[in-house]
RNA sequence: CUCAUCCAGAGGGGCAGAGGGAACGGCCCGACGAAGCCCCGGCAACCGCGUGCGAUGCGCUGAUCCGGCACAGCUGUGUGCCGCAGCCGAACCGCCGACCACGCAGGUGCCAACUCCGGCCCGUAGCGCGGAUCUCGCGCACGGGGAAGAUGAG
Numbered sequence: 001c002u003c004a005u006c007c008a009g010a011g012g013g014g015c016a017g018a019g020g021g022a023a024c025g026g027c028c029c030g031a032c033g034a035a036g037c038c039c040c041g042g043c044a045a046c047c048g049c050g051u052g053c054g055a056u057g058c059g060c061u062g063a064u065c066c067g068g069c070a071c072a073g074c075u076g077u078g079u080g081c082c083g084c085a086g087c088c089g090a091a092c093c094g095c096c097g098a099c100c101a102c103g104c105a106g107g108u109g110c111c112a113a114c115u116c117c118g119g120c121c122c123g124u125a126g127c128g129c130g131g132a133u134c135u136c137g138c139g140c141a142c143g144g145g146g147a148a149g150a151u152g153a154g
Base pairs, nucleotide, nucleotide: 001154002153003152004151005150006149011040012039013038014037015036019029020028021027024118025117026116041111042110043109046107047106048104049103050102051101052100057095058094059093065086066083067082068081069080070079071078072077115148120145121144122143123142124141126140127139128138129137130136131134
């Protein structure tokens, strides 16, 4: 820098001793013990691995097709044979294995509050307030998007 996700889920102990929730504004958490470090446990399934399914692609093969001849048939063709390196090239089989589903938990991550909430933009027969009463303004609520951030993968 790019892409995906962010309303789910999951905590005990020891050391330590005042901060922490990214910043700002709120609102919270915290001596019934914050940050940090260590141990154990858990959550989740991004990457990874496995199983199933098997798209697509590739290979093999050479049905069909094409040309010629013969016979049948009679307007539609069918059958058989041939073809020196003829065109198209199917099924079966083999390889790869996308998407999807399920499982495992090796690499990360995470285990107060929706990323705790907000800011910037848009919307609403919603609520409240105000005025110059309108396609008005402001605030709140809700919804959508954005910004910033976090995590993973590249």